[in-house]
RNA sequence: CACAGAGUAGAAGUCCGUGCGUCAAGUGUCGGCUGAACGGGGAGUUGUCAGCCGGACGAAAAGACAGAUCACCUGUCUUGCGGUACAGAUUUCGCAUCCCGCUUCG
Numbered sequence: 001c002a003c004a005g006a007g008u009a010g011a012a013g014u015c016c017g018u019g020c021g022u023c024a025a026g027u028g029u030c031g032g033c034u035g036a037a038c039g040g041g042g043a044g045u046u047g048u049c050a051g052c053c054g055g056a057c058g059a060a061a062a063g064a065c066a067g068a069u070c071a072c073c074u075g076u077c078u079u080g081c082g083g084u085a086c087a088g089a090u091u092u093c094g095c096a097u098c099c100c101g102c103u104u105c106g
Stems, first nucleotide, its partner, number of pairs: 001106001004103002010093006017086003020082003029055008040100004061079007
């Protein structure tokens, strides 16, 4: 000098456990504001994430028992359902990008 490579935060899938909702919160989606993080070092977006506000869309319940008798309603349990929350296991992917550094070989 040139070639090749490793490594983070994290993301997605599957399995499992405990919850939440099923009188619709959550998830997903759009806009605005604020903030944060982004391989070992530096920079860092029109990308990512979080919080708040607002808009549009939008769902799967059923059975048993109890509460004073039917119905209604409420509670508990069971079976389901939800692009549901968190934790664990496992697989795959993985610095937007730029500069430097590290390892192997020449």